[in-house]
RNA sequence: GCGGGAAUAGCUCAGCGGAAGAGUGUCACCGUGCCAAGGUGAAGGUCGCGAGUUCGAAUCUCGUUUCCCGCU
Repeated sequence: GCGGGAAUAGCUCAGCGGAAGAGUGUCACCGUGCCAAGGUGAAGGUCGCGAGUUCGAAUCUCGUUUCCCGCU
């Protein structure tokens, strides 16, 4: 230099056009003689960044950043 993959909640990941969810963690409550396990609820996201397409983009297209793999 060329090709491919990944980037979404604190962490691990799902979602691949109708606009964001799970597990785990955090907080509150229930529970317990006290703690833990368990249960219920809540908060938390400019979907790496910038542009384009579209009535509508996390999703499609282009550029770009970081990381991983391969080729040279």